Small-subunit ribosomal RNA from an uncultured prokaryote, 1404 nucleotides, folded computationally. Its Rfam family is "Bacterial small subunit ribosomal RNA".
RNA sequence: GGACGAACGCUGGCGGCGUGCCUAACACAUGCAAGUCAAGGAGUAGCAAUACUACUGGCGCACGGGUGAGUAACGCGUAGGUUAUCUGCCUUAAUCCAGGACAUAACGUCGGGAAACCGGCGCUAAUAUCCUAUGAGGUACUUCGGUAUCAAAGUUUCGACGGUAUGGGAUGGGCCUGCGUCUGAUUAGCUAGUUGGUAGGGUAAUGGCCUACCAAGGCAACGAUCAGUAGCUGGUCUGAGAGGAUGAUCAGCCACACUGGAACUGAGACACGGUCCAGACUCCUACGGGAGGCAGCAGUGAGGAAUUUUGCACAAUGGGGGAAACCCUGAUGCAGCGACGCCGUGUGUGUGAUGAAGGGGCUCUGCUCUGUAAAGCACUGUCAAUAGGGAAAAAAGCGAGUAAGACUCGCUGGGAUUGUACCUAUAAAGGAAGGACCGGCUAACUACGUGCCAGCAGCCGCGGUAAUACGUAGGGUCCGAGCGUUGUCCGGAAUCACUGGGUGUAAAGGGUCCGCAGGCGGACCUGUGCGUCGAAAGUUAAAGACCACGGCUCAACCGUGGGAAUGCCCUCGAUACGGCAGAUCUUGAGUGUGAGAGAGGAAGGUAGAAUUCCUGGUGUAGCAGUGAAAUGCGUAGAUAUCAGGAGGAAUACCAGUUGCGAAGGCGGCCUUCUGGCUCACAACUGACGCUCAGGGACGAAAGCGUGGGUAGCGAACAGGAUUAGAUACCCUGGUAGUCCACGCCCUAAACGAUGUAUGCUUGGUGUUAGGAUGUAUAUCCUAGUGCCGGAGGUAACCCGUUAAGCAUAACCACCUGGGGAGUACGAUCGCAAGGUUGAAACUCAAAGGAAUUGACGGGGGCCCGCACAAGCGGUGGAUCAUGUGGUUUAAUUCGAUGCAACGCGAAGAACCUUACCUACGCUUGAAGUGCAGUGGACCGCUCCUGAAAGGGAGUUUCCCUUCGGGGUCUCUGUAUAGGUGCUGCAUGGCUGUCGUCAGCUCGUGCCGUGAGGUGUUGGGUUAAGUCCCGCAACGAGCGCAACCCCUAUCUUUAGUUGCCAUCAGGUUAAGCUGGGAACUCUAAAGAGACUGCCCGCGUAAGCGGAGAGGAAGGUGGGGACGACGUCAAGUCAUCAUGGCCCUUAUGUCCAGGGCUACACACGUGAUACAAUGGCAUACACAAUGGGCGAAGCCGCGAGGUGGAGGAAAUCCAUAAAGUAUGUCUCAGUUCGGAUUGAAGUCUGCAACUCGACUUCAUGAAGGUGGAAUCGCUAGUAAUCGUAGAUCAGCGCGCUACGGUGAAUACGUUCCCGGGCCUUGUACACACCGCCCGUCAAGCCAUGGAAGUCGGAGGCGCCCGAAGCGGUAUUCAAUAGUGUCUAAGGCUAACUCGAUAACUGGGGC
Repeated sequence: GGACGAACGCUGGCGGCGUGCCUAACACAUGCAAGUCAAGGAGUAGCAAUACUACUGGCGCACGGGUGAGUAACGCGUAGGUUAUCUGCCUUAAUCCAGGACAUAACGUCGGGAAACCGGCGCUAAUAUCCUAUGAGGUACUUCGGUAUCAAAGUUUCGACGGUAUGGGAUGGGCCUGCGUCUGAUUAGCUAGUUGGUAGGGUAAUGGCCUACCAAGGCAACGAUCAGUAGCUGGUCUGAGAGGAUGAUCAGCCACACUGGAACUGAGACACGGUCCAGACUCCUACGGGAGGCAGCAGUGAGGAAUUUUGCACAAUGGGGGAAACCCUGAUGCAGCGACGCCGUGUGUGUGAUGAAGGGGCUCUGCUCUGUAAAGCACUGUCAAUAGGGAAAAAAGCGAGUAAGACUCGCUGGGAUUGUACCUAUAAAGGAAGGACCGGCUAACUACGUGCCAGCAGCCGCGGUAAUACGUAGGGUCCGAGCGUUGUCCGGAAUCACUGGGUGUAAAGGGUCCGCAGGCGGACCUGUGCGUCGAAAGUUAAAGACCACGGCUCAACCGUGGGAAUGCCCUCGAUACGGCAGAUCUUGAGUGUGAGAGAGGAAGGUAGAAUUCCUGGUGUAGCAGUGAAAUGCGUAGAUAUCAGGAGGAAUACCAGUUGCGAAGGCGGCCUUCUGGCUCACAACUGACGCUCAGGGACGAAAGCGUGGGUAGCGAACAGGAUUAGAUACCCUGGUAGUCCACGCCCUAAACGAUGUAUGCUUGGUGUUAGGAUGUAUAUCCUAGUGCCGGAGGUAACCCGUUAAGCAUAACCACCUGGGGAGUACGAUCGCAAGGUUGAAACUCAAAGGAAUUGACGGGGGCCCGCACAAGCGGUGGAUCAUGUGGUUUAAUUCGAUGCAACGCGAAGAACCUUACCUACGCUUGAAGUGCAGUGGACCGCUCCUGAAAGGGAGUUUCCCUUCGGGGUCUCUGUAUAGGUGCUGCAUGGCUGUCGUCAGCUCGUGCCGUGAGGUGUUGGGUUAAGUCCCGCAACGAGCGCAACCCCUAUCUUUAGUUGCCAUCAGGUUAAGCUGGGAACUCUAAAGAGACUGCCCGCGUAAGCGGAGAGGAAGGUGGGGACGACGUCAAGUCAUCAUGGCCCUUAUGUCCAGGGCUACACACGUGAUACAAUGGCAUACACAAUGGGCGAAGCCGCGAGGUGGAGGAAAUCCAUAAAGUAUGUCUCAGUUCGGAUUGAAGUCUGCAACUCGACUUCAUGAAGGUGGAAUCGCUAGUAAUCGUAGAUCAGCGCGCUACGGUGAAUACGUUCCCGGGCCUUGUACACACCGCCCGUCAAGCCAUGGAAGUCGGAGGCGCCCGAAGCGGUAUUCAAUAGUGUCUAAGGCUAACUCGAUAACUGGGGC
């Protein structure tokens, strides 16, 4: 996608044609579905004709209709056979219909019974029954002359109907045969009437169909038997086809009729609406006994997701009976119900822009979608409604004529459907649209709600606050009286592959060989004509399908004709190929002759080295073992060493991607036996061949049995170590075993993960064996064994004459998603261990291969970094400061949390800040904007209350003007404000980090199926993807570097506030003054450094050099500058911003409190522990920066006073370490300064919570700090002070500044981080990954199981109804009897299923 006898959900105008219990072959109330004729004798009614009723009799009831339980079968299909057969009614031919006889129903009467029904006695008829005759004819026998035997029914209107026997036909059966017809081998053997024969019986007929006897057969791997399932077919659905699935309706055949059995009657039955018996069930009953069979049509109950009316008519078609009229017919024709299916048709058409209202969306003045849609105007009239008209489908029948039911004439009568189809008229747009979907597949998108919830889902998947995926709405898409969903089948699926697949690594080559059946098979000739091919005949029912034409207005539907029908059978022909038969050949195969190589196999023997052990000698304290040790051995003499001996196992060197073997495998040497292979020759056979299901043989190691053997090694075991543990790795010992003989086992990553055999298809280079060549270090041939590689193949990797290529070649084995599982059950093999064969339930949406890019590795290579190492100084211990965690609290506001949070946001919390808490207030609001209105003010001032905010009262009274008004402010109303409320995982911006690491990419080209690669890798070099060389790459971009700033040197310009060499003046002193422009300095412009020069090395880039020169030398030293990206890193509390939330509060004002708490833990710092020091006195030398404040006086001091100076090279402002001298003398000190008391200073409205500083007094811990850990490579560390920002005040923090000024670096093994290349990977959220097993909890299916229950089938046994046939009493019939036998019962075994305490593993 198509289909359906469908069902369900929502919806539903009409018509036509079809179709409708797929489930319980479950049970059925009620009605109907098979009768008819009138020859007969009766009865009833009637005057009679006649009509009716039951009975006897004839025909029918074996058709028609239903169902699919059974059946795997000659049941069905197809093609045949029947010399082995029957056939009522029909037709045809020809014969006969003559005598006689006995009963019986009905009926009458009597009786029994509830009923069903039955019995006794009596009467009667026939086309009922019987006998006789005849015998054309049939049958049997036959000596072929004949013999025997077999019939009948009458009625009559005289037309005829009927009967008997026979032959033929037609129709319909019976029986037989070839072929075809589902699944399972975890069903491999089945069969005694079984297979055949002879004889007989039986039948319509053949036949073990039955019986007796004889023989021992028959079937089966081409699947018997058994088990499961199933009516078969024409056809139907699907598919390009081949196929696959299916077997409703229609048609053919079969089987069945409550279940089982049986026969009777008959032409036909073992009989759906017949009989008998048994059983189950239902009903009636007077309890004695009876009745019944819807799988006929309706209908009922039940079952179920689910399937109709207890309708009309025999008018048509057909059937039964009849001479006919006619009767019967739930067959049939029709109608009803159901959108169940197919088909047709309608629900209007045209115009119509104020693009209305409403609704939806938005960028919200407005635009846009719904949308020409509606309204309005103008038309039309299908369907439905009403009214009128109104068919076809109808031919028959009877009578007459006639050969004729062909036709003509006459008579009679006629429609269930139906007053239907159809036609006409009327009015009116009036009565008639929904369903699903809109993330991709797949046509169709937005808003709101929801917030991993509710829900969706065919697959992927969607939903955790901006959902085109849920729900609703607007809009849209697709179909349309339907639309979706579910189920099933086919398709796509080449995903069982005949057409048309695969097996090195994805699932898949058997461990190997031999070999029967089977499959396949070399060259040439002849025959045959089985396969094969061609032609023709028959058949392949009809319907269906296809084509054409036609009929219903079209279509569905129906009719007519045609073609097709792949199959089977018969006949004729052809003979290439295959088969069969025969003849020949040599190339396949084999044999022979002559050579050759070899760890091929089996048996026996033998050799040397080594280990161990034993004996003896020498000799003394260790040996052995390991990363390090210990266990162990040794003073009872080890190890070591010498000599001798014992025993077992294995064979160094040679030795080689060498050899041999089918594989497993095989290694000292010698002998014997033995298999295979190769080469050369071309003598022989003449296709003898290839493969191989089953079968047979071999088959490493381990293991098993019996008996030996045991040196070394060595599972188990023991001890010692290692370790958190160590049932391991390491060590010391050590038993099975390893070895031999015999017998089992039968598996391996038994691998080339590559079955065997044959032929063909470019090459190069090794090697083994043999051979050829007048050329011999060479060339070539055959057979092996390796590497590289071409065409070709392959998903790629790779394979590539040793194929994974080609031969669409031959044969075998095997595969069909992962797990469950190579498990369970069964079978079989085995002593056992276990092997072989080998599922299912359930579960997942993947599992897997090859390659790619990353990431990772206690992988490799190269390289770098204060990364380690070498050093210096710290932290971790003490006290204090500060931040954080935690705890506490009314609140301790919030954020930052490994590196990359923690002296962080905060460059400064007493109020403010402030966001937190408590309490009191306000509500258009503390601030802002628009509009409208009010007032003339507002501001200010005074008073009361209050903690303040706030509230209340009072006082006061605008500006400009063109006179219209405007401005400003207060108040009121309205629209709005406001939020440090949430989301940094919705965001912008900014920032951190990897990392100042050297990387990250692009265009074009090339390579690859592709992901992707190349470039960017390689060889060098660099701090650097820096540069050079090479190269299928050539170029380019962002990064690196440079350009910018500071600093180191010099020059020029300029010379105050800075400077002072020279000259002069001058001071106690001082650039203080004149002057100077040299120097320092200031601040602008320049110069300078580039491996430029030299030497060495190097192709070059570049490197090395105590080189030269230079202030500076190889980036001179610093700074700013941060690639592509990573961490959903940080920040909604700087700011901005989407969404959400609050709006008399989460906004805002105010007072007080809190952010400063304190058992504790951590980070960062300050000060110390002292003598390289402390203290005292004296003296010396900076830079940056800022705006401040000098002298004097007072105070011990913080400071106060003061106000000169200053707006700045002038002030702040004394630098300190240092130097010199003195003192202290190793102590809790003259170290250290915490803590505390008292008194003060300053700032500020205010220092209580909670500031800094000063003075006096006090004088704690601390004696250099465990594990661990941090910074730093030179003007650096260390050490010393100074300034600034913020700031009223407040820092040990931060940011700057200068002073003094080291030590060390062998080096890259290791730790950490990083870069490049390479390798492995089951990782990709990327190793903080992935992932295995037990255990715990829950759920699910399943195996075993003491047992328990049930089913089916066969065998055996008991009992045995009806019935057929046999048989006795006897002439017949029959009660009886025995055989067979349904049902019933019994035993054991087999088999299938259910269930079960307990138990095993498995899945989620």
The prediction has a mean pLDDT of 81.